[in-house]
């Protein structure tokens, strides 16, 4: 330098054939259950979907620049 991957909730990741309020498990917060803890059981709250511009009636999802991580190649 030129090519691929990934980037979504504190954390792992799912969704990526463009269309309804963007989801799960952990984790945290509150109850409930125990004598207390733990485990277990229910609600709950956390998201510019890496940032920007464009396509579009509509973008996490397509197109281009740009950042970080990571990988072959030279």
């Nucleotide at each position: 330098g030129u090519c691929c991957c990934a980037g979504u909730a504190a954390c792992u990741c799912a969704g990526c054939u463009g269309g309804a309020u963007a989801g799960a498990g952990u984790a945290a917060u509150c109850c409930c259950c125990u004598c207390c803890u733990a485990a277990g059981g229910g609600a709950u709250a956390a998201g510019u979907c890496a940032g920007g511009c464009g396509u579009u009636c509509g973008a996490a999802u397509c197109g281009c620049c740009u950042c970080u991580g990571g990988g072959a190649c030279g």

A computed fold for a 74-nucleotide RNA from an uncultured Bacilli bacterium, annotated as transfer RNA. Model confidence (mean pLDDT): 80 of 100.